[in-house]
Context: one part of a larger RNA
Molecule: small-subunit ribosomal RNA, 3' major domain
Organism: uncultured bacterium
């Protein structure tokens, strides 16, 4: 000087408390451990691994296993020789295919020239080499997590100290903040904080189609449907607006704090992006790059089938429930944000349905996905393992796709398991939040209860800081570095 203390003081955070809803019990989904296996590829490991890499394993992916093939190689550069029938399409035989053998059709490389040469492509050969998701993240770059959006981390000069170092950065107030004020052997400065950026909230100008419809006219069972208009909504570019600016109190006449006015918004308006010096030899050599080591007829390459989907069990994360604030039936209302040409697919016909047939429109404020659901109104069920719950199983189908057996999703009929609100323990959340309800997208042929985004309905509680956890500042002790 740091680190640590079941030392002290001050302060903060859904840290506790006050509340609301969960997990832990059930079934299933998913990840992991373990076990099994020819293989169940590999990585991730307290918080900060475990719906994580994987924004999507039937083949492919794929790295794993089995058996079958290739050896200058699937790919790059260089050399020699040959060809210019290089390439494309079709079809035959053997084979699981890779591959091997045999055939037809089509197509006559470019520049220059007298030959030839040059370039390009292909084939064969030989050697340098290719290749490796092989090892080392404790050799590394890059990227990322974490403490933590916590308020800290430092420097120059000066001064003090023999020196390591100190001071500044401590102190009194204050703040979300090393934020600001005052004081002070310090005076300044840098990286952080804040502001600048984006979205939302109010208003104005401009613009008026694909958007809108107040007034006027037409029109219908109905409808901005039509003429017309750009008022309004909205769209999207620019601007205004919030600064403790104003008033009162308080404070040290400061910084600020409390209350009020006006205002769409009030004291950081709300949310996002933004992550200092560093810590964990944290994570990643399987994104990529890369040192070293290792393999080189294989630890490389190709294809077929299997596996990653196994299942006495254990754990994490979720979904659905256990019902009446509910289930079912009928009627009826209101979003936002997205996506669409190998695409979205209306309407019509057909099927109980998943879907199918035909097919309009739309490269989209125009057309489509697309009926939002919870809600509201009426009816029924009457506390039952039930008209709750839907697992499991049998049968019949639909769709995608060479192909759904291992191993897809969905539909219909039948079946109708556990489950009576969950022990110890434990998690999230302070407002348009929790809870609850649907909607969309990425990946994607198909395949979400995951992820990311969107809106609808919409709470309770916070006395407070004694305690638990994490963190910041000062101080104190130390046999620790």
């Nucleotide at each position: 000087u740091g680190a640590c203390g079941g030392g002290g003081g001050c302060c903060c955070g859904c840290a506790c408390a006050a509340g609301c809803g969960g997990u832990g019990g059930a079934g299933c989904a998913u990840g992991u451990g373990g076990u099994u296996u020819a293989a169940u590829u590999c990585g991730a490991a307290g918080c900060a691994a475990c719906g994580c890499g994987c924004a999507g394993a039937a083949c492919c992916u794929u790295a794993c296993c089995a058996a079958c093939c290739c050896u200058u190689g699937a790919c790059a550069u260089a050399c020699u020789u040959g060809u210019c029938g290089c390439g494309g399409a079709g079809a035959c035989c053997a084979g699981a295919g890779a591959u091997g053998g045999a055939c037809u059709c089509u197509u006559u490389c470019a520049g220059u020239u007298a030959g030839g040469c040059u370039g390009g492509a292909c084939a064969a050969g030989a050697u340098a080499c290719a290749g490796g998701u092989g090892c080392u993240g404790c050799a590394u770059g890059g990227c990322u997590g974490u403490c933590g959006u916590c308020a800290g981390c430092u420097c120059g000069u000066g001064u003090c100290g023999u020196g390591a170092g100190a001071u500044g950065u401590u102190c009194g107030g204050u703040u979300a903040a090393g934020u600001c004020c005052g004081g002070c052997a310090a005076c300044g400065a840098g990286c952080g904080c804040a502001a600048c950026c984006c979205a939302c909230g109010u208003c104005c100008c401009u613009a008026g189609u694909u958007g809108c419809c107040a007034g006027c006219a037409g029109g219908u069972u109905a409808a901005g449907c039509u003429g017309g208009g750009c008022a309004c909504u909205c769209u999207a570019u620019g601007g205004a607006a919030a600064c403790u600016g104003c008033c009162g109190g308080u404070g040290a006449u400061a910084a600020g704090c409390c209350g009020g006015a006006g205002g769409a918004a009030g004291g950081u308006g709300u949310g996002g992006a933004u992550g200092a010096c560093g810590u964990c030899a944290a994570g990643u050599c399987c994104u990529c790059a890369u040192g070293g080591c290792c393999c080189u007829u294989g630890c490389g390459g190709g294809a077929u089938g299997g596996g990653c989907u196994a299942c006495a069990c254990a754990c994490g994360u979720g979904c659905u429930a256990c019902a009446a604030u509910g289930g079912c039936c009928g009627g009826u209302a209101c979003a936002g944000a997205g996506g669409g040409c190998u695409g979205c697919g209306a309407a019509c016909u057909u099927g109980c349905g998943a879907g199918a047939g035909u097919a309009a429109g739309c490269u989209a404020a125009u057309c489509c996905c697309a009926c939002a659901a919870a809600g509201c109104c009426g009816g029924u069920c009457u506390u039952a393992g039930u008209c709750c719950g839907g697992a499991u199983u049998g049968g019949a189908g639909u769709c995608u796709g060479c192909a759904a057996c291992u191993c897809g999703a969905c539909u219909c009929c039948a079946u109708g398991a556990a489950g009576a609100c969950g022990g110890a323990a434990u998690c999230g959340c302070u407002a348009g939040u929790a809870a609850u309800c649907g909607u969309g997208a990425a990946u994607c042929a198909g395949a979400a209860u995951g992820u990311c985004a969107c809106g609808g309905u919409g709470a309770a509680u916070a006395c407070g800081u004694u305690c638990c956890c994490g963190g910041g500042c000062c101080u104190u002790g130390u046999a620790c570095a």